Small-subunit ribosomal RNA from Candidatus Deferrimicrobium sp., 1481 nucleotides, folded computationally. Model confidence (mean pLDDT): 83 of 100. Its Rfam family is "Bacterial small subunit ribosomal RNA".
């Protein structure tokens, strides 16, 4: 400050993070369509597809005041017998014709067109313009035809033909000629220098039409009409000048994609002349010249009407070109002209073609991309309506006629806008629905009820504006002779509405007729129940669904919008995801392998000029509509009207001159030249050298050599390898050699010579911007490869052999050809990398190194300071996603080039170019995915690294694996062999003990409110016992007949217990889900770890702390440190054991005293022991090492020494580990059964396999005899002494003991003695026979034990594998739990009692640090390719078909122009005429 008011993000790659990057969503819009739904009105809009085909009607006519001619029906009259004829009227009407004007406007469509087509601004001195307006003139006098009409005639029709008559504002001569036009002169003005305009001289050529009102006069007759002449008016007509309007042509600028279209062009480019046109021009033609266009994109191909505008966007832009408006093009397709002012003409003509229709088959007719309408196509787009009342157009003097333009109405929620579907009150929070933790919550003041209102729709009544003109009459002024007529104005009368009885208003009645759609996992507002069970389905992206789905389907509830709501499609936005505004290229996509250089782009210093760019002012234009602003009109709004603003543009003009450009003249700092130096694997050619390999010759010499992880192939007695001497040949140049040097890059390494390029340093002189970059282009360009010819020692693709291996087309070995080398020519690519284009300037340093120079000092050299050029490292600011870069930038800027735009398909196909080939360069799409990717983080992993630990290995001892048996498991079997547990961490596990029971399984028999719990009703006959039936459960019968409490008077009532009967709620389930769960447990692992607060670092995930140096059993402690502290773990505290003290002294103990068979008793409590409280051990002390540390080594003392031994104790977490069959529990399932009871069976099976054990195989032993020493436990439904019987298991009788008292209870191995003497035994005891004992209702399936007899395998155990580091392993017994009985298992106890550990390379497991990673379900990961089958997309393909285009040739309609021939012919000329001519047809 009237017309400036403005920019939002989210989801998705990961275990997590930051970045890059795509995909997707939220917004707005639409000529839309589809689904569901639908009350009213206003204003708009409505074939986007087949420019596909069209039935029917309408869409362009009009003028009698230009002309001739002119009906009929009907009505009236007359004549006539009638048929019929005549007259008047209809009527100078209809219809047709000649003529004039219009038909080129209006309306439709967008096929074509990439163009002066459109837009914008100019030019026309190169042009036209009917009707209209203005000016000034004219309109004289003649002529010959022709249609209509008539007659004849052809044809089915359409349509003609011949002859005859006639008029004009139709046609044609003549006259006049201001002016116009043509050519020739003279002069003036202007000028773009080409011409234009004006004046003037004398020539040539060129025109016309009348009609009509009125008046006057004349003529005719049918006497009120017709005709003629003159005058005025009006309208026409002719020629000229001007204007207006509309066009033609030309020019500058702008106007899509493709280079996988790079060259195009013969009328092509220009000139002279001619023709043609309104007009310029190769527009056309003849001749001449050889030009013209193109990388600033020609040509070709594809697509497309252009614009004002419209949609979107903050804008810049992007997309679009419906309705409205301007321009263009087209009118069935193609071609052509005619008429005309204008057309090459939508509703005209001709020809050709396709199609449709008619036909008598000869021939004709037609063109909706006008308005309606039809078919077709399509997802899809309306009525065969009314009216010229208004606006506009054509004709006419006018009335008037015509007008599908237009005005209206109809259809369609297609769009925008507005209104309504009611308002207030109303808690018993009704009923009902849904849900529930069963209390409730919610739909919900919602409903009902009560009180109101009356929009819209409905009915009735009233009822506009849109109308002005015209006509008639009167009148004013002008013109005129005039009061005609005409023009202008005024007044009066009359008449005209499709919409439509519409808008609007009033009255009536009454809440009555009027709500849906989508969504509810996140994005994104909105949540629960049921059903379903990776099915059905959803989905815009991420993704939901495999039994508890807020994601599927339904319901209730909610959210959003609302007569609409969703979906689909399309456009812009978000997308800074093509980046001008406004991006990038070290590693994410992206710097060409390198240079030289053309065009182009950019360019140092000073002065002057110019004014193109640039800046400022003015003028013109930028149509209207639209957008925007201010007002106004419809009740509001949409909509409409008025005025303004804007239109950032173009053109002209005036000015400014800093910068850029241009011109001129300077300057020296950019660049270059000259002089003097030194450095260098810079390049090319020629030559030379030594070492080594191989080969050849000769000598010495003898059995191997060679090669490997180990071997073999191979070489060698025909003499190898080794060694000596000589020779041949090819290739490469050790040491020097250095993040040293040179080069543009590739690359370059012995020495000498010749030729040659570049850089650097120093000092002066000169040139004077000569520069930088560089599309195309040209050149160079490792290795491999190709061609020709050489060469070939070594090496070595291919190939062969030997090994390795499951295989080994490999790695290793022995051979070996191309090749490697040279010359010449191709190829043209590499991780051609600094993954970093070239050039210039600026921006802290430090420290090396190479070349050249300066200074100081010195006798000199070195050292030191310093300049330039190169080449490295570290690092500040800055930058980066981070890593990193950092004067050699990836920092800050400038100039130029190249390149990128999600992953895959693909650097591929096709095309083109290059190449001998191999192949290279250029370079897509379909389809497919929602990611692909970069850097960094935490883990995990590694046949990565460093350190450390553990019976992990090693060193040892003893086992398992072989046998027999026991036990568990798998498998098999079975009616059932109940179930669970499956690597470690299932398998003598749940089960601390299956004959019945247990028991869950099977068979059979039974029960159904149930074996068990609670509630309700009734009964009081119970239970127990007996009998019968039965396998039992149970059934039937009998006997007996209640208990307790209260009120209390016997007795009754009530209550409880118990039992029976009944009803329904419910019980019950070892049924399923341990992947819905709680609890408990296993495991890594008694491993040393796991975390937090604050601070700091990092954009962040995260890091730090917790890493490092030491040390420890230990994240134990110490030191250091951007960390400082803390928590859970470790340790300690607890129990036990080892030593000791105190207290206490029975049931324990006994030193001393007495006593006994005996701690038996008295006595005692010292000792042992018991059991309570204490003490002790802490690296405390010494010494050495160590950082004056932590700590470690050694020692002393001590019962014990460095956590003394053992136990309990298990961090954060992992394994969806185990358990629904301990228990608890959600959900599901079952309810005369998946519940309950009973009997019997099964869990005990047995070709087999595995785990865990026991017993053995013997002499370190077995048997027999003798003899010694424990601890810890247990015992009344029990342990049981003792005595008796039995060989024994055991039985009988029985004391004691609820246990430091009694009992179990003799411990065994050991020790002593004896025997056996190496054997399937005096080992071993399985198996089997017989006889018993015990427990128990009951030992058949299926117990344990005893005795007698029998006497199997087995002689130390393959591959493999387990335990154990000290009171341990091994070995020996004892006890306990479970339990009626049953122990080789399990849990405990003591006795005897070792060996070994060098050490940490390896196996296994673990900890910490570090490294790599494409893993994160975390290596049991991830992931590549072939093949098989099915499907999809794209490519190629012998061929085949179509379309388009180019070039050449053939046939060729209509038409126009020209030429030529024939025929015909009124006007004019000539002629008396015939005729001739001109001209026409």
């Nucleotide at each position: 400050u009237a017309a400036g008011u403005g920019g939002a993000g989210a989801g998705u790659u990961u275990g997590a993070u930051c970045c890059u990057g795509g995909c997707u969503c939220a917004g707005a819009a639409c000529g839309a369509a589809c689904g569901c739904u639908g009350g009213c009105g206003g204003c708009g809009u409505g074939c986007u597809u087949a420019a596909c085909a069209c039935a029917u009607g309408c869409a362009a006519g009009u003028c009698g005041a230009g002309c001739g001619a002119g009906a009929a029906a009907g009505g009236g009259g007359g004549g006539g017998c009638a048929a019929c004829c005549c007259c008047c009227u209809g009527a100078g009407u209809a219809g047709a014709g000649c003529g004039g004007c219009g038909c080129a406007c209006g309306g439709g469509u967008g096929a074509g067109u990439a163009a002066c087509g459109c837009g914008u601004g100019g030019g026309u001195a190169a042009c036209c313009u009917a009707c209209c307006c203005c000016c000034a003139g004219g309109c004289g006098g003649g002529g010959g035809a022709u249609a209509a009409c008539c007659a004849c005639u052809c044809g089915a029709a359409a349509g003609g033909g011949u002859g005859g008559c006639u008029a004009a504002u139709a046609c044609c001569g003549c006259a006049u000629g201001a002016g116009a036009c043509c050519a020739c002169g003279g002069g003036a003005u202007c000028u773009u220098c080409g011409g234009a305009u004006c004046c003037u001289g004398a020539g040539g050529c060129u025109a016309a039409a009348g009609a009509u009102c009125g008046c006057a006069c004349c003529g005719g007759c049918u006497u009120g009409c017709c005709g003629g002449u003159g005058c005025u008016g009006u309208c026409a007509c002719c020629a000229g000048g001007g204007g207006a309007u509309g066009g033609g042509c030309c020019c500058g600028c702008g106007u899509c994609c493709g280079a996988u279209u790079a060259g195009c062009u013969a009328g092509u480019u220009g000139g002279c002349g001619a023709g043609g046109u309104a007009a310029u021009g190769g527009c056309u033609c003849a001749c001449c010249a050889a030009g013209g266009c193109u990388g600033c994109g020609a040509u070709c191909g594809g697509u497309a009407g252009c614009u004002g505008g419209u949609c979107u966007g903050a804008g810049a832009g992007g997309a679009u070109g419906a309705u409205c408006a301007g321009c263009c093009a087209c009118a069935c397709u193609g071609g052509a002209a005619c008429u005309g002012a204008a057309a090459c003409a939508c509703g005209g003509u001709c020809c050709a073609g396709a199609c449709u229709c008619c036909u008598a088959c000869g021939g004709g007719a037609g063109g909706c991309a006008g308005c309606a309408g039809u078919g077709a196509g399509g997802a899809a787009u309306u009525u065969u309506g009314c009216g010229c009342a208004a606006u506009g157009g054509g004709g006419g003097a006018a009335a008037c006629c015509c007008u599908g333009a237009c005005g209206c109405a109809g259809c369609a929620a297609c769009g925008c806008c507005g209104c309504g579907u009611g308002a207030g009150u109303g808690a018993a929070g009704a009923a009902g629905g849904c849900u529930u933790u069963c209390g409730g919550g919610u739909c919900g003041u919602a409903a009902a009820g009560c009180u109101c209102u009356g929009u819209c729709a409905g009915a009735u009544a009233g009822g506009a504006a849109a109308a002005a003109a015209g006509u008639u009459c009167a009148u004013u002024a002008g013109u005129u002779a005039a009061u005609a007529g005409c023009u202008u104005g005024u007044g009066a009368a009359u008449c005209u509405g499709a919409u439509g009885g519409u808008a609007c208003u009033a009255u009536c009645a009454g809440a009555g007729g009027a709500a849906g759609c989508a969504c509810c996992g996140g994005c994104u507002a909105a949540c629960u129940c049921c059903g379903u069970g990776c099915c059905a389905g959803c989905a815009g992206c991420c993704g939901c669904g495999g039994u508890a789905a807020u994601a599927c389907g339904g319901a209730g509830g909610g959210u959003g919008c609302a007569a609409g709501c969703g979906u689909u499609g399309u456009u812009c936005g978000g997308a800074a995801u093509u980046a001008u505004u406004g991006g990038g290229c070290g590693u994410a996509a992206a710097g060409a392998g390198c240079g030289u250089g053309u065009a182009g782009g950019c360019g140092g210093u000073a002065u002057g000029g110019u004014a193109a760019g640039u800046c400022a002012g003015a003028u013109g234009u930028g149509a209207a509509a639209g957008c925007c602003c201010u007002g106004g009109g419809c009740u509001u709004a949409a909509c409409c009207c008025a005025g303004g603003a804007a239109g950032u543009g173009c053109a002209u003009u005036u000015g400014a001159u800093a910068c850029u450009g241009c011109c001129a003249u300077u300057c020296u700092u950019g660049a270059g030249u000259a002089u003097g130096g030194g450095a260098g694997a810079g390049g090319a050619g020629a030559g030379u050298g030594g070492a080594a390999u191989u080969c050849c010759u000769a000598g010495u010499g003898u059995a191997g050599a060679g090669g490997u992880g180990a071997a073999a192939u191979u070489c060698g007695u025909a003499g190898a390898u080794a060694u000596u001497a000589g020779g041949a040949g090819g290739a490469a140049c050790a040491c020097c050699c250095g993040u040293g040097g040179c080069g543009a890059a590739g690359g370059c390494g012995a020495c000498u010579c010749u030729c040659u390029g570049g850089a650097c340093c120093a000092a002066u002189a000169c040139u004077g911007a000569c520069g930088c970059u560089g599309a195309g282009a040209c050149g160079c360009g490792a290795a491999a490869g190709c061609g020709u010819g050489g060469g070939g020692a070594g090496c070595a693709a291919a190939c062969a052999g030997g090994a390795u291996u499951a295989g080994a087309u490999a790695c290793c070995c022995u051979g070996g050809u191309a090749g490697u080398c040279c010359a010449c020519g191709c190829c043209g690519u590499a991780a051609a990398c600094g993954a970093u284009g070239a050039g210039a300037a600026c921006u802290a340093g430090g420290u090396g190194u190479a070349g050249c120079g300066g200074g100081u000092a010195u006798u000199g050299a070195c050292c030191c300071c310093u300049g330039c050029u190169g080449u490295g490292c570290c690092g500040a600011a800055g930058u980066u996603a981070a890593c990193g870069c950092a004067u050699u930038a990836a920092g800050u800027u400038c100039u130029c080039c190249g390149c990128c735009u999600g992953g895959g398909g693909a650097g591929u196909a096709c095309g083109g170019c290059c190449g001998c080939a191999a192949g290279g360069c250029u370079a897509a799409a379909a389809c497919u995915c929602a990611a692909a990717g970069g850097a960094a983080u935490u883990g995990a992993c590694g046949g990565g690294g460093a350190c450390c630990c553990g019976c992990a290995c090693a060193a040892g001892c003893g086992g398992u694996g072989g046998a027999g048996c026991a036990u568990g498991u798998g498998g098999u079997u079975u009616a059932a062999u109940u179930c669970g547990a499956c690597g470690c961490a299932a398998c003598g596990c749940g089960a601390a003990g299956a004959a019945c029971c247990u028991u869950a399984c099977c068979u059979g028999g039974a029960u159904u409110u149930g074996a068990c719990a609670u509630c309700c009703u009734c009964u009081g006959c119970u239970a127990c016992c007996c009998a019968u039936a039965g396998a039992a459960a149970u059934a039937u019968g009998g006997u007996u007949u209640u208990u307790u409490a209260u009120g209390c008077u016997u007795g009754c009532a009530u209550a409880a217990a118990c039992a029976g009967a009944g009803u329904g709620a419910c019980a019950g389930g070892u049924g399923c889900u341990g992947c819905a769960u709680g609890g408990c447990u296993g495991u890594c692992g008694u491993c040393a770890g796991c975390u937090c607060g604050u601070g700091u670092c990092g954009u962040g995930a995260g890091a730090u702390g917790u890493u490092g140096g030491g040390u420890u059993a230990a994240g134990u402690c110490c030191c250091g440190c951007a960390a400082c502290g803390a928590g859970c773990g470790c340790a300690a505290c607890c129990c036990u054991u080892g030593u000791u003290u105190u207290u206490a002294g029975u049931u324990g103990c006994c030193a001393a005293u007495a006593u006994u068979a005996a701690g038996u008793u008295a006595g005692g409590c010292a000792c042992u022991c018991u059991a309570a409280a204490g003490a002790u051990a802490c690296u405390g002390c010494c010494u050495c090492g160590g950082u004056u540390a932590a700590c470690g080594g050694g020692g002393a003392g001590g019962a014990a020494g460095g956590u003394g031994g053992g136990g309990a104790u298990g961090a954060c977490g992992u394994c969806a580990a185990g358990u629904c069959c301990u228990c608890a529990u959600g959900g599901c399932c079952u309810u005369u059964a998946u519940a309950u009871c009973c009997a019997g069976g099964g869990c005990u099976a047995c070709a087999c396999a595995c785990g865990u054990g026991c017993u053995a195989c013997a002499a370190u032993g077995g048997g027999c005899g003798g003899u010694a020493c424990a601890g810890a436990g247990c015992g009344c439904a029990g342990c049981a002494a003792g005595c008796c019987u039995g060989c024994g298991a055991a039985g009988g009788c029985a004391a004691g003991c609820g246990a430091a008292u009694c009992g179990c209870g003799u411990a065994a191995a050991a020790c002593c003695g004896u025997u056996c003497u190496c054997a399937g035994u005096u080992c071993g005891g399985a198996u089997c026979g017989g006889a018993g004992u015990c427990u128990g209702c009951a030992a058949c399936c299926c117990g344990a034990c005893u005795c007698c007899g029998u006497g199997a395998a087995g002689u130390u155990g393959g591959a493999a594998u387990c335990g154990c580091u000290a009171g341990u392993a091994a070995u020996c017994u004892c006890g306990g739990g479970u339990c009626a009985g049953c122990a080789u298992a399990c849990c405990g106890a003591g006795g005897u009692g070792a060996a070994u550990a060098c050490g940490u390379u390896c196996c296994c497991g673990g900890g910490c640090c570090u490294u790599g990673u494409a893993c994160a379900c975390a290596c049991c990961g991830c992931c590549c390719g072939u093949c098989a089958c099915a499907c999809c997309a794209c490519g190629a393909a012998a061929g085949u078909c179509u379309a388009c285009a180019a070039c050449a040739c053939c046939c060729g309609a209509a038409g126009c122009c020209g030429g030529u021939g024939g025929g015909c012919u009124a006007a004019c000329u000539u002629g008396c005429a015939a005729g001739a001519g001109a001209a026409g047809c």